[in-house]
RNA sequence: AGAGUUUGAUCCUAGCUCAGAACGAACGCUAGCGGUGCUCCUAACACAUGCAAGUCGAGCGAAGUUUAUAACUUAGCGGCGAACGGGUGAGUAACGCGUAGGAAAGUACAUUUCAGUGGGGAAUAGCCUUUGGAAACGAAGAGUAAUGCCGCAUGAUCCCAUUUAGUUGGGCAAAGGUUUGUUAUGCAAGCCGCUGAAAUAUCUGCCUGCGUUAGGGUUUAGUAGUUGGUAAGGUAACGGCUUACCAAGCAUAUGCCCUAUAGCUGGUCUUAGAGGAUGAUCAGCCACACUGGGACUGAGACACGGCCCAGACUCCUACGGGAGGCAGCAGUGGGGAAUUUUGGACAAUGGAGGAAACUCUGAUCCAGGGACACCGCGUGAGUGAUGAAGGCCUUCGGGUUGUAAAGCUCUUUUGACAGAGAAAAUGAUGAUUUAUCUGUAGAAUAAGCACCGGCUAACUCUGUGCCAGCAGCCGCGGUAAGACAGAGGGUGCAAGCGUUGUUCGGAAUUACUGGGUGUAAAGCGCAUGUAGGCUGUUUUGUAAGUCAGAUGUGAAAGAUUGGGGCUCAACCCCAGGGUGGCAUUUGAUACUGCAAGACUAGAGACCGGGAGAGGUAAUGUGGAAUUCCUAGUGGAGAGGUAGAAUUCAUAGAUAUUAGGAGGAACACCAAAAGCGAAAGCAACUUACUGGAACGGUUCUGACGCUGAGAUGCGAAAGCGUGGGGAGCAAACAGGAUUAGAUACCCUGGUAGUCCACGCCCUAAACGAUGACAGCUAGACGUUGGGUCUAUUAGAUUCAGUGUCGAAGCUAACGCAUUAAGCUGUCCACCUGAGGAGUACGGUCGCAAGAUUAAAACUCAAAGGAAUUGACGGGGACCCGCACAAGCGGUGGAACAUGUGGUUUAAUUCGAAGGUACGCGAAGAACCUUACCAGCCCUUGACAUGCUAGUUGUAUCUGUAAGAAAUUACGGAGUCAUUCAGUUGGACUAGCACAGGUGCUGCAUGGCCGUCGUCAGCUCGUGUCGUGAGAUGUUGGGUUAAGUCCCGCAACGAGCGCAACCCCCCUAUCUAGUUGCUAACAGGUAAAGCUGAGUACUUUAGAUUGACAGCUAUCGAUGAGAUAGAGGCAGGAGGGGACGAAGUCAGGUACUCAUGGCCCUUAUGGGCUGGGCUACACAUGUGUUACAAUGGGAGUUACAGAAAGUUACAAAUGGGUGACCAGGAGUUAAUCUUUAAAAGCUCUCUAAGUUCGGAUUGGUCUCUGCAACUCGGGACCAUGAAGUUGGAAUCGCUAGUAAUCGUGGAUCAGAACGCCACGGUGAAUACGUUCUCGGGUCUUGUACACACCGCCCGUCGCGCCACGGAAGUUGGUGCUGCUAGAAGUUGGUUAUCUAACCGAGCAAUCGGAGGAGUCCACCCAAGGUAGAAUCGAUGACUGGGGCUAAGUCGUAACAAGGUAACCGUAGGGGAAUCUGCGGUUG
Repeated sequence: AGAGUUUGAUCCUAGCUCAGAACGAACGCUAGCGGUGCUCCUAACACAUGCAAGUCGAGCGAAGUUUAUAACUUAGCGGCGAACGGGUGAGUAACGCGUAGGAAAGUACAUUUCAGUGGGGAAUAGCCUUUGGAAACGAAGAGUAAUGCCGCAUGAUCCCAUUUAGUUGGGCAAAGGUUUGUUAUGCAAGCCGCUGAAAUAUCUGCCUGCGUUAGGGUUUAGUAGUUGGUAAGGUAACGGCUUACCAAGCAUAUGCCCUAUAGCUGGUCUUAGAGGAUGAUCAGCCACACUGGGACUGAGACACGGCCCAGACUCCUACGGGAGGCAGCAGUGGGGAAUUUUGGACAAUGGAGGAAACUCUGAUCCAGGGACACCGCGUGAGUGAUGAAGGCCUUCGGGUUGUAAAGCUCUUUUGACAGAGAAAAUGAUGAUUUAUCUGUAGAAUAAGCACCGGCUAACUCUGUGCCAGCAGCCGCGGUAAGACAGAGGGUGCAAGCGUUGUUCGGAAUUACUGGGUGUAAAGCGCAUGUAGGCUGUUUUGUAAGUCAGAUGUGAAAGAUUGGGGCUCAACCCCAGGGUGGCAUUUGAUACUGCAAGACUAGAGACCGGGAGAGGUAAUGUGGAAUUCCUAGUGGAGAGGUAGAAUUCAUAGAUAUUAGGAGGAACACCAAAAGCGAAAGCAACUUACUGGAACGGUUCUGACGCUGAGAUGCGAAAGCGUGGGGAGCAAACAGGAUUAGAUACCCUGGUAGUCCACGCCCUAAACGAUGACAGCUAGACGUUGGGUCUAUUAGAUUCAGUGUCGAAGCUAACGCAUUAAGCUGUCCACCUGAGGAGUACGGUCGCAAGAUUAAAACUCAAAGGAAUUGACGGGGACCCGCACAAGCGGUGGAACAUGUGGUUUAAUUCGAAGGUACGCGAAGAACCUUACCAGCCCUUGACAUGCUAGUUGUAUCUGUAAGAAAUUACGGAGUCAUUCAGUUGGACUAGCACAGGUGCUGCAUGGCCGUCGUCAGCUCGUGUCGUGAGAUGUUGGGUUAAGUCCCGCAACGAGCGCAACCCCCCUAUCUAGUUGCUAACAGGUAAAGCUGAGUACUUUAGAUUGACAGCUAUCGAUGAGAUAGAGGCAGGAGGGGACGAAGUCAGGUACUCAUGGCCCUUAUGGGCUGGGCUACACAUGUGUUACAAUGGGAGUUACAGAAAGUUACAAAUGGGUGACCAGGAGUUAAUCUUUAAAAGCUCUCUAAGUUCGGAUUGGUCUCUGCAACUCGGGACCAUGAAGUUGGAAUCGCUAGUAAUCGUGGAUCAGAACGCCACGGUGAAUACGUUCUCGGGUCUUGUACACACCGCCCGUCGCGCCACGGAAGUUGGUGCUGCUAGAAGUUGGUUAUCUAACCGAGCAAUCGGAGGAGUCCACCCAAGGUAGAAUCGAUGACUGGGGCUAAGUCGUAACAAGGUAACCGUAGGGGAAUCUGCGGUUG
């Protein structure tokens, strides 16, 4: 510090995910030791048991023990403490906390100072007696002490009152104990106490500023003691703290109140920092102690281990009553993913009491459990190659595990055993507990976990087969998985390793540091303007902000720096610096603020002449047109459409003429124009009226900019009331179209459109661009005003409005003085896609609805711009038997053949639009043959090797059984080599293996088809672009052609095109048999038949010719085109072979080859028979026909090419014929097939025929072991369908189509197929609008598996979350009424009453005071009524999301087939359609 993921690829935007660190963690696997820490995050749930607060006999009496008046124990009275320490975080959004300050207070113990401590009195507990109760606990009586309680005295610098005066008057205290001395009922001193007062310290209460106060919600906008005052009360103290009266305030948009959540801080985690998250352990503060309320005591509490009351719960009970509070330490149950021992000690530190000894202390110090965290150590070290064995992999050679092991040589941390032994504590005390040192034996006691597709370090085999499973994201798995599972190997960390959860980081992904808003999410529809924010030049003052210095504070711990101590480290100790902040104070005055003054450049006012669809009103005026009405002319259609129909019309339409009525809108001018804030504004006139620009530079003197809320305006549609209604026209009706057509088209037509008044408040309200101000090249238009000049015009300036363009910006497109550039001010808005601009709630509205505005859930994308393709019922250009023009077919018939389907034991398999279907198959009776049935074989029909054995073997052949395979028994034959065995060959048995037309053409090679013989496909260097890519290859011409020329940021090159190859066509040369025959000679019935010849034909070799070469015209003096000449041939002369990069996962595993898988007495091999030949049907390709351009009969010329010895076969003979007999010749320019057929003549005369030949019967023939299933042919007989073929569709452009025959391959036999050959021999092409296919350029795109694409909505099934809902149910706070325990306060006076006072001789009485009854205020729980709010649940219901292959359509993306979209209204199964206005995306 980044990385992965949207795409075919690219750049950007944007989300999701990962790598890091951390934890009070948990879970899984594993585990040797030690140190230091930490250890219920959940139920503030309930708690058994023990302990956690006592102490003082030097305050007091008493009881007990005791020989004792000494001593000891201590129930009670009394004092101090129990308000600390310890726990928890429920509540609390608060002066609770933090920080800095403050004034109106108290403060036990401690410290300091001053003064005092005299003299009396009355009670009471314990105890004793009696007595109630189950208990807890009491009741009555008698008597008693004190440092308990109460008067009196004294008393100040204390308190109250008072005074001119610190004067005067009044008032308030106390307690003793102990030790020692002594002259001893006493006195003195010391110590510990006590009282009054002042002060210090500490602690506590209270008040205030700040901490954006922490931080979520505005779908939470308040308050009635509420805010202030006066008076009184109350408090330790100020105060509405409380009460009475008066006033009506107070808080708040800088977020009151309400609601949900939460203890706060030092700190902790993370981070570069700023921040963000957090608030365990330690420390400070607060709050709480079963829940709620209350006070008492006290210096301090409204009190965790105190009291009273109420409530819930638990326990005891004799049913009458009682007891209790672990959020102290242990521990138990429960909850939970989860958190320990009912341990030891007061030795240390600290606390309470005490004069002290000492006692108490679950505070604390220690120990135990827990890898929970951090830190440290170990599990050995050296050597060791034959690179052992084993494992795994393998190309079978080897590689790897791996110096790893073994072996050899060492060491002993840890652990075990034995011994010694500090320190924590100092002079004494040790619960706990060693640290450390020494010795002994011995490598001995000690390694796991996760991962290995990319991110991300690390790879192979086997198994599995979209299964099982994995997964943080992308994604793996459908038979060759580096992604699942196992193994080997490797990588990482290591006593741990992974997983899960949470936080920060990366995330500049809320942006203060540090983001954005034309098209990605995002500028309010527009303006006016309040608060607020910001604000021109200049002077003076001030010093709030700001800057500087000083002071105080910022606890300790932590963090950091430097030292030090534990062997190191973690850990601990010491010291330093820092600690942003707050407060006080002293200065400075540039800037901001504030106050006062001045200025004119901003802003405004005034004057002047011009421009303009700016606005409102006037039932003002005008003409053209539509419609309607009246009348005339006229006479059959009109209207409408792609074509029609509905419709109008002989009751007179349409058309035309004249007149009239009415409503709405204003052609031309007109424009990129003008005006307005936007919406918007268009005939003319008048009235009223707003604004802007220019010029003058007269006035004011910052008066300004922006603008949350607020207010106003705001197209169209829509709503209300009343008018109006010509045209148009949602809805509706009809006609068409269509599979349907709730649409597009047509005919009608109502709301509405128009007016007035009132609502609505939204649009793609768009420049998708907020307002204002300053600055930053220009060029060309245009509107308004001004200036100058040389005035048909030019220059210049201000204000608008357009196009292009520099710098700059931008992801790119693009913007560019009218910024999307460079700056400033203010406002609004955005933060992944969907859910959703939806739900709920509020506000507004008559309604429609508008506005404000979520969440659950789902996904890993959604999106912008540009690129290359592909596609378009987009455009331009070009080509092709592509269409057109023609000729002939197919589709109808019968048959042949192939395919589908069906059937079957089997009907073997493959091929499937074009590019399968007379295709593989150039030929299925057996064989072929792969299929089926049956019968047989198992090292095999075939190959190689090994082991063992046999060998008159191989080969030929006979007989028997059998369907054959096969089996049995014979006969003939008697191998080569070495010769000693052997070896070769053959056979038998066994082992390795053979074999497979079994699967996968989607694992492959090779070969082939297709686009397509289409003209394309690329590369190097350079250049342009952030990039994908572009350029070249586009453009202008031309060509069959990316063929060539010209131009050009390109210059060159490669594969294709063309040419080089073969055949045909001309000529020449060479050669002359088997070919040929002109001349010569011979010769026949005829004939190159013969001699002879090689001229011709011909054969087959070598050459030649044609190149736009020549002429003319056109063209650019080009490429080339048109015409012509010559020429056998002319513009590629005709034909063939030849097939770029690639596409179709095209075809072939059944030609062959081949990876993997599968079968191995069978999926291999052999044989017989059957099947591939089936047959309701459908279809492709053909043949023959339907006839006279023909059939039949007769007759007669002329080819080319090919083939032939298991062959072609002549002559001759037989048969009606197929054919038979025959066998000359030929291994072929020699012989044979071989006859060509269309031609010509005669006949038939339009008919199911003298057409047509299927089908069937009979008789033969050929091939072949064998023609039944199942061959070909002949003859006789039979004589179907068919009379030119619907929609549709195929071939062909010249020696072509059409027509005629001939040959060949395969082959025993079996072509209407296929391949090849020649004979005869046409028609037409205007042309490129249309169909199909292709090429180039361009355009749009939501496609990239690429239009056979993508994709929308209803309906149906399933799952999920959410909303509504008659209600039901629970919580919370609030309000009214009621209620009223305990308690404080006040009142009252039944009753009781020691001290003090008065009276009385006294008894006693009275008073004060105390207790107490009753009453009242306040008030907790409770009751009741109401509204609110938050949840849970709810029949039913609504939409939403998700879900490989459901239904209906096809709305969108291309002009998406009616351009799309926005708002609104209506309609419709659904996507959607239509109307009105708007936008161009």